[in-house]
The RNA shown here (c-di-GMP-I-GGC riboswitch aptamer) has 81 nucleotides and comes from Desulfobacterales bacterium S7086C20. Model confidence (mean pLDDT): 82 of 100. The model forms 90% of the base pairs in the Rfam consensus. It was read from a public genome assembly, where an Rfam model found it. Rfam family: c-di-GMP-I-GGC riboswitch aptamer. Gene Ontology term of the family: cyclic-di-GMP binding.

RNA sequence: UUAGAAAAAGGCAAACCUCUCGCGAGAGUGGGACGCAAAGCCUCCGAUCCCGUCAAAAAUGGGAUAGCGGGGUUGCCCGAA
Numbered sequence: 001u002u003a004g005a006a007a008a009a010g011g012c013a014a015a016c017c018u019c020u021c022g023c024g025a026g027a028g029u030g031g032g033a034c035g036c037a038a039a040g041c042c043u044c045c046g047a048u049c050c051c052g053u054c055a056a057a058a059a060u061g062g063g064a065u066a067g068c069g070g071g072g073u074u075g076c077c078c079g080a081a
């Protein structure tokens, strides 16, 4: 630099349940494992969703999803060069 998740050392943890927080999308704790090779971190771009403004739509402001895709950044194991 590059392929990968077979093995090994390990890691994370969907749905669901408990409690807490939030108007909400959702988030956090504990349990739990569907999966994950960045399912580590960052909303920069797109997407979806929520809240506000508006009669409504459009538009716009704020927010959620990093386990929706892209991008940025850091990194474990193993093979090859």
Base pairs, nucleotide, nucleotide: 001080002079004077011036012035016031017030019028020027021026034067040073041072042071044070045069046068047065048064049063050062051061052060053059